[in-house]
Context: one part of a larger RNA
RNA sequence: UGACGGGGACCCGCACAAGCGGUGGAGCAUGUGGUUUAAUUCGAAGCAACGCGAAGAACCUUACCAGUCCUUGACAUCCUGCUGGCAGCCCCGUAACGGGGGAAUUCCUUCGGGACAGCAGAGACAGGUGGUGCAUGGUUGUCGUCAGCUCGUGUCGUGAGAUGUUGGGUUAAGUCCCGCAACGAGCGCAACCCCUAUUGCCAGUAACCAGCAUUUCGGACGGGGACUCUGGUGAGACUGCCGGGGAUAACCCGGAGGAAGGUGGGGACGACGUCAAAUCAUCAUGCCCCUUAUGAUUUGGGCUACACACGUGCUACAAUGGCGUAAACAAAGGGAGGCGAAGGAGCGAUCUGGAGCGAACCCCAAAAAUAACGUCUCAGUUCGGAUUGCAGGCUGCAACCCGCCUGCAUGAAGCCGGAAUCGCUAGUAAUCGCAGAUCAGAAUGCUGCGGUGAAUACGUUCCCGGGUC
Numbered sequence: 001u002g003a004c005g006g007g008g009a010c011c012c013g014c015a016c017a018a019g020c021g022g023u024g025g026a027g028c029a030u031g032u033g034g035u036u037u038a039a040u041u042c043g044a045a046g047c048a049a050c051g052c053g054a055a056g057a058a059c060c061u062u063a064c065c066a067g068u069c070c071u072u073g074a075c076a077u078c079c080u081g082c083u084g085g086c087a088g089c090c091c092c093g094u095a096a097c098g099g100g101g102g103a104a105u106u107c108c109u110u111c112g113g114g115a116c117a118g119c120a121g122a123g124a125c126a127g128g129u130g131g132u133g134c135a136u137g138g139u140u141g142u143c144g145u146c147a148g149c150u151c152g153u154g155u156c157g158u159g160a161g162a163u164g165u166u167g168g169g170u171u172a173a174g175u176c177c178c179g180c181a182a183c184g185a186g187c188g189c190a191a192c193c194c195c196u197a198u199u200g201c202c203a204g205u206a207a208c209c210a211g212c213a214u215u216u217c218g219g220a221c222g223g224g225g226a227c228u229c230u231g232g233u234g235a236g237a238c239u240g241c242c243g244g245g246g247a248u249a250a251c252c253c254g255g256a257g258g259a260a261g262g263u264g265g266g267g268a269c270g271a272c273g274u275c276a277a278a279u280c281a282u283c284a285u286g287c288c289c290c291u292u293a294u295g296a297u298u299u300g301g302g303c304u305a306c307a308c309a310c311g312u313g314c315u316a317c318a319a320u321g322g323c324g325u326a327a328a329c330a331a332a333g334g335g336a337g338g339c340g341a342a343g344g345a346g347c348g349a350u351c352u353g354g355a356g357c358g359a360a361c362c363c364c365a366a367a368a369a370u371a372a373c374g375u376c377u378c379a380g381u382u383c384g385g386a387u388u389g390c391a392g393g394c395u396g397c398a399a400c401c402c403g404c405c406u407g408c409a410u411g412a413a414g415c416c417g418g419a420a421u422c423g424c425u426a427g428u429a430a431u432c433g434c435a436g437a438u439c440a441g442a443a444u445g446c447u448g449c450g451g452u453g454a455a456u457a458c459g460u461u462c463c464c465g466g467g468u469c
Stems, first nucleotide, its partner, number of pairs: 008469006015460002019424005026315008034306002042053002064301004070295001073125001077124002079121006089102004106115003127290002130288003136284002138279003141275001143273001148187006154163003167178003193267004198235007208223001212222001214220001238261001241255005317417001321376005327370001333364003338357002343352003383414001388409007430452007
């Protein structure tokens, strides 16, 4: 000078408390450990690994295993020779390589040849998801959006260092005010950026009977530029105004006006540094290692195993409910090898059909909880849906290992969960559905979107983390 203390003082945070809903018990989904295996590829490991890399493993992916097969190589540059009916394409045939056949027949040219491509050969080399994240770059997590971390000059101290940055107030904040041997400055805070809440103007191929006519009652049509909306440019919020408190300060409390009030609500933005934190398997890269194999090709298998243990989720255990009937109201997205309407077939998944739409125009598209009526009457049930049998559908070369969906039948555990433990302070929790990325197909995951919409916070003694002295 730091770090630490079951030292002290002060302060903050869903940290506790006050509440609401979960996990831990059940079934299933998914990840991990373990075990098994020819292989179950590899990485991630307290918080900060475990629905994580993976925004999607039937083949491919794929790195793993058992076989097949190649050795200048699947890929790059250079040399020599041959071919010019180059290569690519189609057919037979193979798992692949190899082999055979067919149509077709490139560009420039000084006609010598060259370009380009294939085959053969030689070596320089290629190649490696092999090792080392404790050799590295880049990127990322974390403390933590916590309020801190420093420097120049000056001063003090023999010096390490101190001061400034401490003190009195105040703030979300090293935020600001006052004081002070300090005076200034930088990185952080805040602001500048985006979305959202109100509105003026400008503009109307979606919206409007607002006012007028037509109407097949559909903004459909004439028409209108008012309204909604869209998107461009402005306004608006600044403790600006009033009262009180305070040190006449910073600021705090209350009020007015206002769509919004004291950072309005979200997002992006992450200081100096810490953990030899993570990543050599995104990529790049030093060194080491392999070079007829640790490289390359292909078939099949595996990553999906299953006495078990843990994490994260979904569905439930029911009446604030289940089922049925007929009604209502979103937002944000996506669409051309695509979205696919109406109509028709089917109990249904789906099939057929092909209108329209590169989309404010057409389609996905039905929002669901909700409200109304009816039924069930507290049961392992008309709760719950696992599991299993049969019959089907879709994608795809191919659903045995190993996909998703539908119908009929089957109908398990489960009657609210021990010790313990998690999230959340408002349009939040809880609950309800919708969309998207990845993607041929394959979400209970992830990322977004809106609908309905609470309870509680006395307070800081205690637990945890953090800041200052």

Small-subunit ribosomal RNA, 3' major domain from an uncultured bacterium, 469 nucleotides, folded computationally.
The full RNA is in RNAcentral, with records from ENA and SILVA.